[in-house]
Predicted 3D model of RNase P RNA and transfer RNA as a complex of 454 nucleotides. Rfam match: Bacterial RNase P class A. Rfam links the family to the GO terms tRNA processing, dimeric ribonuclease P complex and ribonuclease P activity. Its mean pLDDT, the model's own confidence on a scale to 100, is 80.

RNA sequence: GGCUGGCCGGGCGACCGCGUCGCUCCCCUCGGGGAGCGCCGAGGAAGGUCCGGGCUCCACAGGGCGAGGUGGUGGGUAACACCCACCCGGGGCAACCCGCGGGACAGUGCCACAGAAAACAGACCGCCUCUCCUCACGGAGAGGUAAGGGUGAAACGGCGGUGUAAGAGACCACCAGCGACCGGGGCGACCCGGCCGGCUCGGCAAACCCCACCUGGAGCAAGGUCAAGAAGUCCGGUGCUCGCACCGGACGCGCGCACGUUCGAGGGCGGCCCGCCCGAGUGCGCGGGUAGACCGCUGGAGGCGGCCGGCAACGGUCGCCGUAGAUGGAUGGUCGCCACGCUUCGGCGUACAGAACCCGGCCUACAGGCCAGCCCAU
RNA sequence: GCCCCGGUAUCCCAACGGCAGAGGAAGCGGUCUCAAACACCGUCCAGUGUGGGUUCGAGUCCCACCCGGGGCACCA
Numbered sequence: 001g002g003c004u005g006g007c008c009g010g011g012c013g014a015c016c017g018c019g020u021c022g023c024u025c026c027c028c029u030c031g032g033g034g035a036g037c038g039c040c041g042a043g044g045a046a047g048g049u050c051c052g053g054g055c056u057c058c059a060c061a062g063g064g065c066g067a068g069g070u071g072g073u074g075g076g077u078a079a080c081a082c083c084c085a086c087c088c089g090g091g092g093c094a095a096c097c098c099g100c101g102g103g104a105c106a107g108u109g110c111c112a113c114a115g116a117a118a119a120c121a122g123a124c125c126g127c128c129u130c131u132c133c134u135c136a137c138g139g140a141g142a143g144g145u146a147a148g149g150g151u152g153a154a155a156c157g158g159c160g161g162u163g164u165a166a167g168a169g170a171c172c173a174c175c176a177g178c179g180a181c182c183g184g185g186g187c188g189a190c191c192c193g194g195c196c197g198g199c200u201c202g203g204c205a206a207a208c209c210c211c212a213c214c215u216g217g218a219g220c221a222a223g224g225u226c227a228a229g230a231a232g233u234c235c236g237g238u239g240c241u242c243g244c245a246c247c248g249g250a251c252g253c254g255c256g257c258a259c260g261u262u263c264g265a266g267g268g269c270g271g272c273c274c275g276c277c278c279g280a281g282u283g284c285g286c287g288g289g290u291a292g293a294c295c296g297c298u299g300g301a302g303g304c305g306g307c308c309g310g311c312a313a314c315g316g317u318c319g320c321c322g323u324a325g326a327u328g329g330a331u332g333g334u335c336g337c338c339a340c341g342c343u344u345c346g347g348c349g350u351a352c353a354g355a356a357c358c359c360g361g362c363c364u365a366c367a368g369g370c371c372a373g374c375c376c377a378u
Numbered sequence: 379g380c381c382c383c384g385g386u387a388u389c390c391c392a393a394c395g396g397c398a399g400a401g402g403a404a405g406c407g408g409u410c411u412c413a414a415a416c417a418c419c420g421u422c423c424a425g426u427g428u429g430g431g432u433u434c435g436a437g438u439c440c441c442a443c444c445c446g447g448g449g450c451a452c453c454a
Stems, first nucleotide, its partner, number of pairs: 001375008010338007018041002021038007043352001047363002050361005055219004062274004067215005072086005087101001088099004102210002107208002109204003124149002126145008157175002160172003176200001178197002181194005223295004232251009253287007266278003288453003302321008339350004379450007388403003396434001405421005427443005
C1' cells in the first nucleotide's frame, strides 16, 4: 500500500412520560375505568416486498396441452433464484475478485448504416494470363485469383516457407481451434497425454425455440368466535276508538337484473380440455348499517457454549438461557459526567433508520469504531 | 400490512432492437387586420425516472433502486 472475513453501532446515573403483563387498592351502570408498585419494551438492516417456507382457508389439487421459473458440477437445507466446495472463462505481480455459466450441425428468425460481398459465400479497386485494337501511352473482351487496399462490431484460421503467370491449406513445419478414437485421473463438471481427420464450420437464445428440473390458488385485511346496528317478519304482554299504538323477546341488511336447483348455475380450476368431487344458490349493479372485543399472537427450522463428524456450508449430541406483542398504533424527553466529530471556543451534533403473523435468504441505506487472517514492496 | 399498475418535451400521447425519437395542444416569430380572435406559414422544446448489464446497437430486453397512482374490512 492492498485483499478478505467477523463484530459493535454511543455508555452510566437521576427525574418525568408511554405500552404489554403481574400484584395490591379504589370507583362502578358488573362490563369496565382509574391509581400505586414491580419486570420487560425495535434492528442489522425491523426497509424494498425480490425469492423460499411455516401457518390458515379454498370439498384436499389426477392426466394432457399450455404458462411461469430455474440453468456448470457435487453437496447443504424445511425450501430457495440462498450458502459451501470444486470446474471452466475473464481480471490482478499476488492475496483475491467477477461471471443470468445448458444448447447456435433440431428448426425458424435477425445482423441497421457502410461495404463488391453479412453466411450454400462472393469479387469494387488491385494482381496475372490469353486474344483483339493502337506507333505508343492505353483501352476492350474472355478467363484465373483472393496475397494486398478499402468498409464494418463482425469478412470464412495466424505466421513463415515451397510453389505459381499471379495466387491460394494447393503442399510443408509450428501455433490456435473443432471433431472422432485410445490410455490415465476425478462421484461429477472437467483435466492430462497420445494419435488421426477434413484443413477451419461467424455472432445473437436477457429473439422465438429445444433439452433437463421445479411450481395448485389466495393470503393474518388469511381464518375463527362473540357483540352491535340496519329493511322487516313472528311471538308474548298492556291499552283502547277493535285494528292500530306502546313495551319486551326471537329471527335477522334490503332492492333490481342475469344464470340456475338432477336439461346442474357455480366452485375445486385466476389459461384451456378430459376425468373426478362438491353443489343450491351464484355473479353484477345500486343503496343501507357496523367499523367494537377476543382467539390467531409469539417458544421457534430459537440463541449461546463444549464435544464429535465434515475442507466447508452444515449436521449430531450434551448443558445453560428464556421476557416487544401494539391496532391511529407504546419503545420518548430533560439534566449531569464520560466517548467521538465539528467549532467563530460561546457551544452544537451523535449514522442509516424504526417492529405489525413468524422464520431462512437476497438486495438496498449506513457517521464512526474494534478484532482476526492473508498478499505485495522494503 | 398485502396485492396490482405506471413513468417519453410545459401538458396529452406515438415509436417491428436499427439513421438517438413521430404528432397534437401550449409558447415564440411572421402573414392577414385599424387592433384582436380565427386561419395559414415557420420555429423552439426530450436525450425516454436513475444506475448497471445483454447486444455491433436499448425508449424497447434483463436486474437493482427512485417516484407516482389504484384496490383489498365485516353484515357476505